RNA sequence: UUCUUAUCAAGAGAUGGCUGAGGGACUGGCCCGAUGAAGCCCGGCAACCGGCAUAAGCACGGUGCUAAAUCCUGCAGGAUAAAUUAUUUCCUGGAAGAUGAGAG
Numbered sequence: 001u002u003c004u005u006a007u008c009a010a011g012a013g014a015u016g017g018c019u020g021a022g023g024g025a026c027u028g029g030c031c032c033g034a035u036g037a038a039g040c041c042c043g044g045c046a047a048c049c050g051g052c053a054u055a056a057g058c059a060c061g062g063u064g065c066u067a068a069a070u071c072c073u074g075c076a077g078g079a080u081a082a083a084u085u086a087u088u089u090c091c092u093g094g095a096a097g098a099u100g101a102g103a104g
């Protein structure tokens, strides 16, 4: 890097430290940011695998996560308010993405 599979409405710093301008994957929106972005360290959470336990737990290891539902949305179908050819709101299934595990 590719494929398969599971999960993605919960949880985790108001005022921790370094650093110094971007970030929320992409589109369109809408947000966050010098009252400090992204990154690193510390702290925390507990999603998966392993370990211990053998009642629902521990945070010991490997990853992971730590603003907003994966922030909403994209494609298709259905329902719905008002209305007359366009728009609202909701539901379902996909696509895309993220993470874990397995395989090549």
Stems, first nucleotide, its partner, number of pairs: 001104008013042001016041003022032003026074001028072002043066003047063004051058002070096001075093005